Record summary
A computed fold for a 76-nucleotide RNA from a Bacillota bacterium, annotated as c-di-GMP-I riboswitch aptamer. The source organism's lineage runs through Bacteria, Bacillati and Bacillota. The model forms 95% of the base pairs in the Rfam consensus.
[in-house]
RNA sequence: AACCGAUAAAGGCAAAGCUGCCGCAAGGCAGUGACGCAAAGCUAUGGGUCCUGUAAAGGAUCGCCAGGCUGCCGGU
Numbered sequence: 001a002a003c004c005g006a007u008a009a010a011g012g013c014a015a016a017g018c019u020g021c022c023g024c025a026a027g028g029c030a031g032u033g034a035c036g037c038a039a040a041g042c043u044a045u046g047g048g049u050c051c052u053g054u055a056a057a058g059g060a061u062c063g064c065c066a067g068g069c070u071g072c073c074g075g076u
Stems, first nucleotide, its partner, number of pairs: 002076004012037002017032006035063001041069003045066003048061005
């Protein structure tokens, strides 16, 4: 440096539900809670899905997939 995640350890994140707040909505934030995650860390670049809108367009989602950047432990 590349590939891999079988074993182990240290730690990390936190789905649904519930409560409060914000948003027209999708949804977000905080608390609680753990279904899961080796990038479930960051990033809306491409596709998908969803919301608003007559449309043009605007928005949400990275825990849908791909791409980009970064990273712990172990193995080869």